[in-house]
Context: one part of a larger RNA
RNA sequence: GGCGUAUGGUGGAUGCCUUGGCAUUAAGAGGCGAUGAAGGACGUGACAUGCUGCGAUAAUCCACAGGGAGGAGCAAGUGUCCUUUGAUCUGUGGGAGUCCGAAUGGGGCAACCCAUCCCGAGUAAUGUCGGGAUAUCAUCUUGUGAAUACAUAGCAGGAUGAGGCAAACCCGGGGAAGUGAAACAUCUCAGUACCCGGAGGAAAAGAAAUCAAACGAGAUUCCCUGAGUAGCGGCGCACGAACGGGGAAGAGCCUAAAUCCAGGUUACGCAAGUAAUCGGGAGGUUGCAGGACCGCGUAAGUAAGUUGUUAUACGAUAGCUGAAUAAGCUGGAAAGCUUGUCCAUAGAGGGUGAUAGACCUGUAAGCUGAAUCGUAUAACUGCUGAAGCGGUAUCCUAAGUACCACGAGACACGUGAAAUCUUGUGGGAAUCUGGGGGGACCACCCUCCAAGGCUAAAUACUACUUAAUGACCGAUAGUGAACGAGUACCGUGAGGGAAAGGUGAAAAGAACCCCGGUGAGGGGAGUGAAAUAGAACCUGAAACCAUAUGCCU
Numbered sequence: 001g002g003c004g005u006a007u008g009g010u011g012g013a014u015g016c017c018u019u020g021g022c023a024u025u026a027a028g029a030g031g032c033g034a035u036g037a038a039g040g041a042c043g044u045g046a047c048a049u050g051c052u053g054c055g056a057u058a059a060u061c062c063a064c065a066g067g068g069a070g071g072a073g074c075a076a077g078u079g080u081c082c083u084u085u086g087a088u089c090u091g092u093g094g095g096a097g098u099c100c101g102a103a104u105g106g107g108g109c110a111a112c113c114c115a116u117c118c119c120g121a122g123u124a125a126u127g128u129c130g131g132g133a134u135a136u137c138a139u140c141u142u143g144u145g146a147a148u149a150c151a152u153a154g155c156a157g158g159a160u161g162a163g164g165c166a167a168a169c170c171c172g173g174g175g176a177a178g179u180g181a182a183a184c185a186u187c188u189c190a191g192u193a194c195c196c197g198g199a200g201g202a203a204a205a206g207a208a209a210u211c212a213a214a215c216g217a218g219a220u221u222c223c224c225u226g227a228g229u230a231g232c233g234g235c236g237c238a239c240g241a242a243c244g245g246g247g248a249a250g251a252g253c254c255u256a257a258a259u260c261c262a263g264g265u266u267a268c269g270c271a272a273g274u275a276a277u278c279g280g281g282a283g284g285u286u287g288c289a290g291g292a293c294c295g296c297g298u299a300a301g302u303a304a305g306u307u308g309u310u311a312u313a314c315g316a317u318a319g320c321u322g323a324a325u326a327a328g329c330u331g332g333a334a335a336g337c338u339u340g341u342c343c344a345u346a347g348a349g350g351g352u353g354a355u356a357g358a359c360c361u362g363u364a365a366g367c368u369g370a371a372u373c374g375u376a377u378a379a380c381u382g383c384u385g386a387a388g389c390g391g392u393a394u395c396c397u398a399a400g401u402a403c404c405a406c407g408a409g410a411c412a413c414g415u416g417a418a419a420u421c422u423u424g425u426g427g428g429a430a431u432c433u434g435g436g437g438g439g440a441c442c443a444c445c446c447u448c449c450a451a452g453g454c455u456a457a458a459u460a461c462u463a464c465u466u467a468a469u470g471a472c473c474g475a476u477a478g479u480g481a482a483c484g485a486g487u488a489c490c491g492u493g494a495g496g497g498a499a500a501g502g503u504g505a506a507a508a509g510a511a512c513c514c515c516g517g518u519g520a521g522g523g524g525a526g527u528g529a530a531a532u533a534g535a536a537c538c539u540g541a542a543a544c545c546a547u548a549u550g551c552c553u
Base pairs, nucleotide, nucleotide: 001552002551003550004549005548006547007546008545009544015538016502017501020473021472022470023469024468025467026466027465028464029462030461031165032164039100040099041098042055043054044053046078047077050074051073061094062093063092064091065090066089070082071081072080105114106113107112115134116133117132118131119130120129121128136162137161138160139159140158141157142156143155144154169200170198171197172196173195174194180187184234210217211216221248222247223246224245225244231239252454253453254452255398259282260281261280263278264277265276266275267274268273287432289397290396291395292394293391294390295389296388304384305383306382308380309379310378311377312376313375314374315373316372317371319367320366321365325340326339327338328337329336341358342357343347349361350360351359403427404426405425406424407423408422409421410420413439434449435448436447437446438445489496490495509537512524513523514522515521
């Protein structure tokens, strides 16, 4: 020096564990904000660095309800207090709530600076202090009022509303590229990502100018199918319906116009009145055409809808009751083992010194509400508020619209034979003997009635709350984060972004002695079942290091 064995050190794998995650289901809730949000800064405790809570009334104040013996958060200790005259704690409703932040009196390098007016406190007076008001925009309104006569702009006051934040879902306005086509330009990715605007608990759509096919259906939305079909396509890559069928859900309505009524304004006029126009009320709402109008008829301020109040019921936000076990043995400890017994509408789960139906908490099953909220029903109250038959001369039935041309876009459909829908430019109808559609176009036939509007449910989503579940993870996993984590740290910044869990049943956390620097560390003693469980603490692998020893050299 090598190999082996033993004992240690180092190290933190493995095993076991779980306070944290992940995913899903059901129900709820689906918003907060000028009555100042979300998010922060700074404060706030007897001692107080961090987290949590709270706001100068500052780990809190008040009332009501629950609850019933301890309590003053995580978090020890000392000190001082509170509490059966019911504390701490839980729930509901209030109070207070610095400064910044939409931030809104003006400014500003957020958490700071400086004001004006009114009221009050105080001073001999000024300074000072407290309270309130003072942003902008939109709509309505009152007053005032230029150039400029009437007027208008403007200015000033008042009222109402808005502004900002928030996970996804939804609608609208804009709108890529990497990619695929094995290159690339039409095409694709994709109307995706992203940006902007807007809304709701859902949104959007929606009561046929729809389909169908010679039969008929009867608003919209969603699912299954039809079907990867018909088509479309440098007929490449690709894209990709509809009719029909089966389900979920189910709901229909209101204007404009004709006509009538009352009124205002303007023009003409002596007046009566005529014409135009303005808004208001009645009327009326469709395709088998309907309505006005004319004739007959009358339900009724009824059916129905909805606001508010009250009552009742149910539910949400605290809670309450809740069965049944003893002995022996092992052990540090019994829930284990043995023997005997009991409950069960409860043998789900968790805890307790090892594995507990009967120890604790719970579970099954029942019960309960001062206050606030939700849903349903009833009564009362206010508001809205419907319906029939026949006739047909005249009138009405949504205009820069339909439609056409050109240019685009959307339709599964890339200009194609290209209908249909939308519309930038130009042209530009008809009025029921009317008009649209049925995939160029024409005829016949069938079908529907555009150019105004509203509408629940079935559908989408989950930042948030509650309950539950898992052939999901178990600390290099599972969230980035089981721990003072979006922290420490890095970056000018946008932004990036960790590591880090486990003594023991219980601190019983090692009194006292010794070595040592009044150390670090260790040796005794003591605790404990165990200290090779000693805080660098469960288990404690390997690499690596050391000591002792056997063999070889």
Predicted 3D model of a 553-nucleotide part of an RNA (large-subunit ribosomal RNA, domain I) from a groundwater metagenome.
The prediction has a mean pLDDT of 84.
Its Rfam family is "Bacterial large subunit ribosomal RNA".